[in-house]
RNA sequence: AGCGGAGUAGAGCAGUGGUUAACUCAUCGGACUCAUAAUUCGAAGAUCACAGGUUCGAAUCCUGUCUCCGCAA
Numbered sequence: 001a002g003c004g005g006a007g008u009a010g011a012g013c014a015g016u017g018g019u020u021a022a023c024u025c026a027u028c029g030g031a032c033u034c035a036u037a038a039u040u041c042g043a044a045g046a047u048c049a050c051a052g053g054u055u056c057g058a059a060u061c062c063u064g065u066c067u068c069c070g071c072a073a
Base pairs, nucleotide, nucleotide: 002071003070004069005068006067007066010025011024012023018056027043028042029041030040031039049065050064051063052062053061
C1' cells in the first nucleotide's frame, strides 16, 4: 500500500434524512448557609474534523482530504 472504526460545547457521549443537535460532568449567576461544601433553580457555551456533491431539506447519504485507534502484513 490494504481493511475496519472514530472525529459533535472545556471533558465524556446520544442523535441513521424533517422544522430548537439531547444528556452527564465542568464553567458562570441566583437561592439555601455565619461561611464553604452538598442540594436546588437558571444561563452561556457546537457554525457536528475540512472541502465538494445528492436532495425540497444533510450531523446523518455519496466522493475526496486530514487526524486518531485497531486488524492484517